[in-house]
Molecule: SAM riboswitch aptamer (S box leader)
Organism: Kocuria marina
């Protein structure tokens, strides 16, 4: 990046620092939150898209590991809307 693909009911949490809202926008719920949410860092962990490495019956396949990146309340919290959103890979 107004195009393209692929996922989005599954997993995983403490400490600083802030300080008032927060759960992407709309409208109704519904939670979460001064017993400190949300953001931020630090450290831990998840997971396994890409990249690596073995196998293959070559399949949109298996497995390994964890470098790049995502993620760690609740289905993207839930319905209903919409030029929907988010990540990752692809392009440029």
């Nucleotide at each position: 990046u107004u195009c393209c693909c692929a996922u989005c009911c599954g997993g995983a949490g403490c400490g600083g620092c802030u300080g008032a809202g927060a759960g992407a926008c709309c409208u109704g719920g519904c939670u979460c939150g001064u017993u400190g949410a949300c953001g931020u860092c630090g450290c831990a962990g998840c997971a396994a898209c890409c990249a690596g490495c073995c196998c293959c019956a070559c399949g949109c396949g298996g497995g390994c590991a964890a470098g790049g990146u995502g993620c760690u309340a609740a289905u993207g919290c839930c319905a209903g809307g919409a030029a929907c959103g988010a990540u990752g890979g692809a392009g440029u």